[in-house]
RNA sequence: UGCAAGUCGAACGCUUUUUCUUAUCACCGUAGCUUGCUACACCGAUAAGGAAUUGAGUGGCGAACGGGUGAGUAACACGUGGGUAACCUGCCCUAAAGAGGGGGAUAACACUUGGAAACAGGUGCUAAUACCGCAUAUCUCUUAGAACCGCAUGGUUCUGGGAUGAAAGGUGGCGUAAGCUAUCACUUUAGGAUGGACCCGCGGCGUAUUAGCUUGUUGGUGGGGUAAUGGCCUACCAAGGCGAUGAUACGUAGCCGAACUGAGAGGUUGAUCGGCCACAUUGGGACUGAGACACGGCCCAAACUCCUACGGGAGGCAGCAGUAGGGAAUCUUCCACAAUGGGCGAAAGCCUGAUGGAGCAACGCCGCGUGAGUGAAGAAGGUCUUCGGAUCGUAAAGCUCUGUUGUUAGAGAAGAACACUGAUGAGAGUAACUGUUCAUCAGUUGACGGUAUCUAACCAGCAAGUCACGGCUAACUACGUGCCAGCAGCCGCGGUAAUACGUAGGUGGCAAGCGUUAUCCGGAUUUAUUGGGCGUAAAGGGAACGCAGGUGGUUUUUUAAGUCUGAUGUGAAAGCCUUCGGCUUAACCGGAGAAUAGCAUUGGAAACUGGAAGACUUGAGUGCAGAAGAGGAGAGUGGAAUUCCAUGUGUAGCGGUGAAAUGCGUAGAUAUAUGGAAGAACACCAGUGGCGAAAGCGGCUCUCUGGUCUGUAACUGACGCUGAGGUUCGAAAGCGUGGGUAGCAAACAGGAUUAGAUACCCUGGUAGUCCACGCCGUAAACGAUGAAUACUAAGUGUUGGAGGGUUUCCGCCCUUCAGUGCUGCAGCUAACGCAAUAAGUAUUCCGCCUGGGGAGUACGGCCGCAAGGCUGAAACUCAAAGGAAUUGACGGGGGCCCGCACAAGCGGUGGAGCAUGUGGUUUAAUUCGAAGCAACGCGAAGAACCUUACCAGGUCUUGACAUCCUUUGACUACUUGAGAGAUCAAGUUUUCCCUUCGGGGACAAAGUGACAGGUGGUGCAUGGCUGUCGUCAGCUCGUGUCGUGAGAUGUUGGGUUAAGUCCCGCAACGAGCGCAACCCCUAUUGUUAGUUGCCAUCAUUCAGUUGGGCACUCUAGCGAGACUGCCGGUAAUAAACCGGAGGAAGGUGGGGAUGACGUCAAAUCAUCAUGCCCCUUAUGACCUGGGCUACACACGUGCUACAAUGGUUGGUACAACGAGUUGCGAGUCGGUGACGGCAAGCUAAUCUCUUAAAGCCAAUCUCAGUUCGGAUUGUAGGCUGCAACUCGCCUACAUGAAGUCGGAAUCGCUAGUAAUCGCGGAUCAGCACGCCGCGGUGAAUACGUUCCCGGGCCUUGUACACACCGCCCGUCACACCACGAGAGUUUGUAACACCCAAAGUCGGUGAGGUAACCUUUAGGG
Repeated sequence: UGCAAGUCGAACGCUUUUUCUUAUCACCGUAGCUUGCUACACCGAUAAGGAAUUGAGUGGCGAACGGGUGAGUAACACGUGGGUAACCUGCCCUAAAGAGGGGGAUAACACUUGGAAACAGGUGCUAAUACCGCAUAUCUCUUAGAACCGCAUGGUUCUGGGAUGAAAGGUGGCGUAAGCUAUCACUUUAGGAUGGACCCGCGGCGUAUUAGCUUGUUGGUGGGGUAAUGGCCUACCAAGGCGAUGAUACGUAGCCGAACUGAGAGGUUGAUCGGCCACAUUGGGACUGAGACACGGCCCAAACUCCUACGGGAGGCAGCAGUAGGGAAUCUUCCACAAUGGGCGAAAGCCUGAUGGAGCAACGCCGCGUGAGUGAAGAAGGUCUUCGGAUCGUAAAGCUCUGUUGUUAGAGAAGAACACUGAUGAGAGUAACUGUUCAUCAGUUGACGGUAUCUAACCAGCAAGUCACGGCUAACUACGUGCCAGCAGCCGCGGUAAUACGUAGGUGGCAAGCGUUAUCCGGAUUUAUUGGGCGUAAAGGGAACGCAGGUGGUUUUUUAAGUCUGAUGUGAAAGCCUUCGGCUUAACCGGAGAAUAGCAUUGGAAACUGGAAGACUUGAGUGCAGAAGAGGAGAGUGGAAUUCCAUGUGUAGCGGUGAAAUGCGUAGAUAUAUGGAAGAACACCAGUGGCGAAAGCGGCUCUCUGGUCUGUAACUGACGCUGAGGUUCGAAAGCGUGGGUAGCAAACAGGAUUAGAUACCCUGGUAGUCCACGCCGUAAACGAUGAAUACUAAGUGUUGGAGGGUUUCCGCCCUUCAGUGCUGCAGCUAACGCAAUAAGUAUUCCGCCUGGGGAGUACGGCCGCAAGGCUGAAACUCAAAGGAAUUGACGGGGGCCCGCACAAGCGGUGGAGCAUGUGGUUUAAUUCGAAGCAACGCGAAGAACCUUACCAGGUCUUGACAUCCUUUGACUACUUGAGAGAUCAAGUUUUCCCUUCGGGGACAAAGUGACAGGUGGUGCAUGGCUGUCGUCAGCUCGUGUCGUGAGAUGUUGGGUUAAGUCCCGCAACGAGCGCAACCCCUAUUGUUAGUUGCCAUCAUUCAGUUGGGCACUCUAGCGAGACUGCCGGUAAUAAACCGGAGGAAGGUGGGGAUGACGUCAAAUCAUCAUGCCCCUUAUGACCUGGGCUACACACGUGCUACAAUGGUUGGUACAACGAGUUGCGAGUCGGUGACGGCAAGCUAAUCUCUUAAAGCCAAUCUCAGUUCGGAUUGUAGGCUGCAACUCGCCUACAUGAAGUCGGAAUCGCUAGUAAUCGCGGAUCAGCACGCCGCGGUGAAUACGUUCCCGGGCCUUGUACACACCGCCCGUCACACCACGAGAGUUUGUAACACCCAAAGUCGGUGAGGUAACCUUUAGGG
């Protein structure tokens, strides 16, 4: 902005327009002719009538339906079942009766007034199915009476007397008219149908931190009002009514059929469709009408919007479309009344945004397609790769087809039945016709729509996405990234090899959809009726009494409320389910059936529960006879002890502690004796003993008093159990008032301890503890276990009774009741455990729980003097919190045991100088690694160059090194020059081997590209090797058994050992890796063999030198020997231990090699190997020089010392292991010496290194910074080497530093060990205080296991498991989040009281006006 409610002219008057007929008039034309008459045609006007039509009006019906929405409503609103004898109902149907006769107005219209408009007013005319009287009455009301009936008030029927109605209408037909007739409309009554109204039972939300609500409130009487009952309203009277079975209040919400989900029970929801209700901008109100308090009506008030001449007016999309706004988000300003339905009409018909359709949106459901067959060169391409290949993949291409769909063309529905018109026939009715009803025939009506469908032709042509791929959960690789970017439903992923991020390839799922988000149900037995729990996980009230409530012993009769069962009614339709059918199928639609909780009515049954009546005794109680007791209250009384007071004796301390001090004491303490005072508590008895509801109760006596137990069976006769609210009791502490106060003792004071010590310890000490009265009302008030009843193996204590047996007594035994403990079966339990005193099996009742924190907090309420108690949340936050048990680890837990672990000893380090390694610093570089023990004389068994990895400079780029390919032929070696050298240039020299004659091989050069190369990174990607716990005695498995399981057992226990070594026992029996043994060296010996070894005897020599010999030493093969074998003792008759004998050796003889399962992300990518990453004219390769050797300093490991157990000088004795030809090098000569020259021997039991040193014998030094000590420095030399400056070692002479035994602390060692002394070797040109070996001399000490450290076994606790270097609490600092306080400011809702008050309804009164009617012209109305 448009439309959504109009219609009827067959109710009425008027009006607009058209047309027809008739009559009249005027003009013009034509024809005829009797030339002014007739006829015709056209146009115009007037009148009457007919047929249509227009506009508003009067009138009727409709507008209360249909359509929309869910704001309100917790209500008889809805659902379900009833009631109305307490009601109404237009149109419709059936039946009966009727429809007589009159009257006065008014709109429209005309003229006019006001106003901008909306509209309003005045004068005059007019009609009706509009309006008003009168007559008629089986109806209504009233009155009088009678009969019958019911369900309380009551109802029905009949008779007599008084007040009330109509349109003589419309249309059609006949008829001159009067009138008749058909139909529609109308009036009254009765009945029906439909629709509505009211009442009642039952049902469906939350909050008790809402517990009391109510005055028209509850009831009655009279009256009013309504269609009708009723406090619905009113006057009076009474004081009631509702509520713990939840009133009232607050919050939320339309209700239902049904929908979703679920195995069901349930839970959630109330879109579409259907039923009901409520609402129509917000609030109020009535009018009209059959029906409204009315979505597209009226009045008032309010907000908003619009118009205005500012005076005043207009409006209501939660109708259909559409617009704006809001929002994550929701459509076309379409077609048609053809069908279905509705309104009006007699009908045609008109209206209908109801409805039928189309449009938009993959929003949902269903169906179809995006092609089918063949096709391996397994194409190209992509991706991955172990480089071989694999995969996308018959997938594509290619070839052969099809045409669903698409495009083009053609054909083309059903949905149509009515109704109307015409014709014919029949029925009723009529005197008859028309008309009407029914039947038949014909004609007419399609929005969708040229749509569905069908046919023909053509083209594989136009048609696949989305999510995922770590597990749950189907589906994996590569690259990029590097705790970044990001992912994530839960667990979690990402820190340089990410199947988890991003991309790609591949794969899986679904598919015209896929994924995400939100919500609901499920899984969730996680609110548990079905179907959970409460000892320790959340959860038993602190205890008892007891009202309501719940529940309840045996038996008889009855009843029929519960219960069971039959029938009837209802349980709308749709939906769900079954079946049949229609669209090609399906979705969808149609038919039939089944099902339907429940509610109501009625018939029946009587076991159980309930009700009524009666009986019983076993539950419960009473009586009688006994019994025990720290049960309670009050009064009295006793002794011991502490403290205080007085006095005596007595003297210097007492007291206290881990040790002390404060304190007390010469003013006489403590101690001791006597006497006295006061308060509190009651030793022994005393006991998992007793009593009590629990809290709790303890000297003794008396008084009062409660409960319990046993026996008996006289009495009552279910009187019982539990128990929300309620009431009472209720430790300690605390509070109030008044007493009391010996001891003890919060607070407080002082002394100690301590880093501190507002604590633990000590010295004091006040409230309090005690008494009386009154509060408080809580505790780990615990058995962490509510009360009651019944049942369910045993055994053993103990308390109080009873009965029996035996007995002289003491006692003992059996049975039983009531308590109180322990062990234990079944059973239960997550396990631990419980187990007749249940946590077992059952019943009844109460209380309580529903993840952790926030929090037993806040707010509100109740209680309290206060302290505080009871009740008791939420926001927010976390992904856990918790229980029981298991294995480890740990403990300033326990038990047992071991180790140079401590102790007992000896010698060192830490102080000095030097050497060496490390840190730090420095530097161009000071290459790299190792980091507590378990890095630091470590890798390095040896950095001047090399090594070398570092730095500076100079060079090379298929490379210094390897393989392949091509070409060439030698290769090589030498000389000269330049250069720091690498290297460059020039020259000289030279022509390989095999052959089947094809060629092949080795080597070298050049070229090319694949590649080489890397001591570059990652030891937290790895292999291998190694360290460490630790040479500690442990670590495991199979089978069996136990446990739900993790796991346990074995492996623990009693002994023993160096040992999980062995023995015994044992639900374990066996086995493996470790221990031990087997191996090597060494200690004794036999035998064999004697050269290079040896020499007793015999010769010989300077000399085992030689002859000789192999006895001895020695060498190195094979043997023997030692096994707790023997004896004694101890132990358990074992294992074993102690002692002894013999023996070279005695209890693994001494030493070595040998290192379990594992731990430390231990060390090493720089020994080597290796994945990945990185560099490729350089992070590779070569060369020269430098550096790794720096030097304020710090640390580790060593050497030498500080001296007399010594230094120096001289003499003299005794080893072992080893090494040696580029070597060891005798001997000799030279040198002070390092060493040099010449040179024998030796490839080694032969020769050499090779004089061992300490020791011993002498001399000297005489306690000093020295004849100690040797650093540092100077000079001169030697050796190695291309080279000794940075930067080697040695020698001689000279120089002669620190240092006089070392702080805190700390290391090694238990016997041929420590200590001390020298010797050899590897590496190596040279360089050793280091390292690896060798021998010589050669001690001290160990009581012992309390303590430190480390380890093993058992056990215990644990909030630890990255395992105590763990975990974890609080403040503070910074940032952020949430919630508060805050000067204030603003606002909603509800209740109560009062005031003003619109429209409106009812009533009263007054005034004015008035057609019908009455009376009469006064009036009344």